RNAcentral holds the sequence, with entries from MGnify.
Guanidine-I riboswitch aptamer from uncultured Terrihabitans sp., 104 nucleotides, folded computationally.
The source organism's lineage runs through Bacteria, Pseudomonadota, Alphaproteobacteria, Hyphomicrobiales and Terrihabitans.

RNA sequence: CGCCGCUAGGGUUCCGGCCGCGAUCGUUCAUCGCGGCGGCUGGUCCGAGAGCAGCAACCCGCCGCAUAAACGGCGGGCACACGGCGGGACAAAAGCCCGGGAGA
Numbered sequence: 001c002g003c004c005g006c007u008a009g010g011g012u013u014c015c016g017g018c019c020g021c022g023a024u025c026g027u028u029c030a031u032c033g034c035g036g037c038g039g040c041u042g043g044u045c046c047g048a049g050a051g052c053a054g055c056a057a058c059c060c061g062c063c064g065c066a067u068a069a070a071c072g073g074c075g076g077g078c079a080c081a082c083g084g085c086g087g088g089a090c091a092a093a094a095g096c097c098c099g100g101g102a103g104a
Base pairs, nucleotide, nucleotide: 002055003054005052006051009046010045014043015042016040017037018036019035020034021033022032023031024030058077059076060075061074062073063072064071080100082103086098087097088096
């Protein structure tokens, strides 16, 4: 530096939930249709540089192949990290992207 899985977080296309109205045999229930609600814990969905775990790459050491390189195996390392306003995407929003940017 890249990739995969997930989480905090995020909204509301779809599913479910709730409310209202209507239809179905008069009522209840139920089903269906229409409208509203994400100030509905949910399923799908989006999702972290500064969250978690893993893989690859890279670096170091040892071992194997007579030596070196390459390759293979094993072990270790992969640190630090405060942060807008504004803009952008998808249905929409966000710790997403611009962005380890501006700035501190």